[in-house]
RNA sequence: GCACGGGAGAGUUCAUCCGAUCGCGAUAGCGUCGGAUGACGCCGACGGAGCAACCCCCCAGGAAACUCUCAGGCACAAGUGACCGUGC
Numbered sequence: 001g002c003a004c005g006g007g008a009g010a011g012u013u014c015a016u017c018c019g020a021u022c023g024c025g026a027u028a029g030c031g032u033c034g035g036a037u038g039a040c041g042c043c044g045a046c047g048g049a050g051c052a053a054c055c056c057c058c059c060a061g062g063a064a065a066c067u068c069u070c071a072g073g074c075a076c077a078a079g080u081g082a083c084c085g086u087g088c
Stems, first nucleotide, its partner, number of pairs: 001088006009080001011040001013039008022031003041074003047070001048068003054062002
């Protein structure tokens, strides 16, 4: 490095718009579900950035599971996935 397995975190919040199986309804519409956008709140084990123990040292560099959250993510599912185990 490759393959397989295990593998967390944080709102199913509010508002608007669009769509839809369904339920109510005389129409309008309401409820529910899905998607998009915005607001506020939050996450850190993808990415990125910062400091640093330390390594090295002529210059110069390397460096986290710490920190920040730009991007990313926040029901289930999916996805991300450090790290661990086995095999090559």

The RNA shown here (Glycine riboswitch aptamer) has 88 nucleotides and comes from a soil metagenome. RNAcentral holds the sequence, with entries from MGnify. Of the family's consensus pairs, 84% are formed in the model.